This is a predicted structure of a 74-nucleotide RNA (transfer RNA) from uncultured Candidatus Nitrosotenuis sp.
The same sequence occurs in records of 3 taxa.
Taxonomically the source falls in Candidatus Nitrosotenuis (Archaea, Thermoproteati, Nitrososphaerota).
The gene name in the source record is trnP.
Its Rfam family is "tRNA". The family's RNA type in Rfam is transfer RNA. Rfam links the family to the GO term triplet codon-amino acid adaptor activity.
RNA sequence: GGGACCGUUGUCUAGCUUGGUAUGAUGCUAGCCUGGGGUGCUAGAGGUCGUGGGUUCAAGUCCCACCGGUCCCA
Numbered sequence: 001g002g003g004a005c006c007g008u009u010g011u012c013u014a015g016c017u018u019g020g021u022a023u024g025a026u027g028c029u030a031g032c033c034u035g036g037g038g039u040g041c042u043a044g045a046g047g048u049c050g051u052g053g054g055u056u057c058a059a060g061u062c063c064c065a066c067c068g069g070u071c072c073c074a
Stems, first nucleotide, its partner, number of pairs: 001073007010026003020057001028044005050066005
């Protein structure tokens, strides 16, 4: 220099080809349970979906550029 893939709550992750309320686990908080703790059960909080722009009534999803990461070729 050329190419491929990835970026989503603190962490990991589904959702993409079908555009239409952001999914689950773990962690966190509160309650129940226990003599106490742990396990277990119930509820809750936590996300500008890497950044900016475009298309659209509507974008995590489609298009463009950029940033970061991994890998391949030279």